Description: Transfer RNA from a Clostridiales bacterium, 73 nucleotides, folded computationally. Its Rfam family is "tRNA". Its family is annotated with triplet codon-amino acid adaptor activity in the Gene Ontology. It is annotated as a transfer RNA. Its mean pLDDT, the model's own confidence on a scale to 100, is 81.
Parts: sequence; structure tokens; C1' cells
RNA sequence: GGGCAAUUAACUCAGCUGGUAGAGUGUCAUCUUGACGUGGUGAAAGUCGGGGGUUCGAGCCCCUCAUUGCCCA
Repeated sequence: GGGCAAUUAACUCAGCUGGUAGAGUGUCAUCUUGACGUGGUGAAAGUCGGGGGUUCGAGCCCCUCAUUGCCCA
């Protein structure tokens, strides 16, 4: 220098054909226990990597930039 993939909650990851952003773990509260742990219930936590565009409507489509990984040279 060329190509490919990834970027979504604190962490690991879903999100189908564009139509109200989710799960597990963790955190907090509460129930259970003599206490801790396990377990049950509930809650909080998101500019969906940045910017722009298309569209009535974008996590999803298009352009660009950034970061990380892999391959080729």
C1' cells in the first nucleotide's frame, strides 16, 4: 500500500425483510437464611464508535473518518 471482518448497557453478545433497542453476567433493592452463599422477584444502566446522506421512519441502506483483529504484498 491492497483486501476482509468487528464496533450495540460496566463485561460477553443477539437484534431476521428499515417500523417502540434486548438477553446473559455483573450492580442495586427486596424476599428466603441465625448469618453468608445459592435461589425467587423487581429496578437502574444505551448520543447503537464519530460525522454526513437517503427515507414518513435508520442499530439495519449509502458515503466518509476512527479504533481493533486477520490475510496479501